[in-house]
Molecule: transfer RNA
Organism: Spirochaetales bacterium
RNA sequence: AGCAGGGUAGAGCAGCGGGAGCUCGCCGGGUUCAUUACCCGGAGGCCGCGGGUUCGACCCCCGCCCCUGCUA
Numbered sequence: 001a002g003c004a005g006g007g008u009a010g011a012g013c014a015g016c017g018g019g020a021g022c023u024c025g026c027c028g029g030g031u032u033c034a035u036u037a038c039c040c041g042g043a044g045g046c047c048g049c050g051g052g053u054u055c056g057a058c059c060c061c062c063g064c065c066c067c068u069g070c071u072a
Base pairs, nucleotide, nucleotide: 001071002070003069004068005067006066007065010024011023012022013021018055026042027041028040029039030038048064049063050062051061052060
C1' cells in the first nucleotide's frame, strides 16, 4: 500500500429500512440464620465520526478514524 472481517449498555454478543434487545455484571427489594444460589423490579447505549439517499437509517451509499487477519 491492497483485500477481507469487525466497531451497538461496564463486559461478551444479537438486531440487515419502521419497536435498540439478550446473557453476565451493577443498583434496589424479596427469600434465608446467611449467601456467591433463587425470585421480582430498575438504571445504564443519541448504534466509531462526518456527509448523502429515503416520509423514515444500527441497517443502503460515500469519505475518514480505530481493531483483527491475509497478501505485498